[in-house]
RNA sequence: AGGUGAGGUAGAGGUGCGGUAUUUAACAGUCUUUAGCGGAGUUUGAGAAGCAAAGAUGCUAUGGAGAAGGAAAUGCCGCCGAAGCUUAUAAUACGCUCGGUGUUGUUUGCUGGGACUGCAGUUAACAGCUGCAGUACUGUCUCAAUGAACUUCCCGGUUUAUUGAGUUGUGCUAUCUCGUUU
Repeated sequence: AGGUGAGGUAGAGGUGCGGUAUUUAACAGUCUUUAGCGGAGUUUGAGAAGCAAAGAUGCUAUGGAGAAGGAAAUGCCGCCGAAGCUUAUAAUACGCUCGGUGUUGUUUGCUGGGACUGCAGUUAACAGCUGCAGUACUGUCUCAAUGAACUUCCCGGUUUAUUGAGUUGUGCUAUCUCGUUU
């Protein structure tokens, strides 16, 4: 001086990820007034309770209440396995009971990133989310070819750009420490 193993620190990808607040627009579902139709059960995943011929559930019309989730814009916060899904498990909250649902921690496995399209699931939904597949785009690293710059007498080498191909995050770049090797 170079290589390599382990650990640490700081960074990059970009319609980048997650959270939160405000504003705006629209609305599923729900509750309810009145009137009409109708004529037996309804309600739940199951049960119990409740409602119901003094006419329920349901349908139509007209008013009222309130409206989650999502969408757009703006701001703030935490970040680059950011995060999402998934397996198992524990704690906790909700629920009349069970099934169940939510939140948090640990854990198994998959995904580099976003967009669009199709199918399936979820849902009231043509919103959103999730999974699978496809299309082009993009980032990293590797290989090859060509060009430019630098170095060199030359060969060659380094950096960078373009094109093509391949892979993908336990990755990549820079740097520090320890070990080891030439």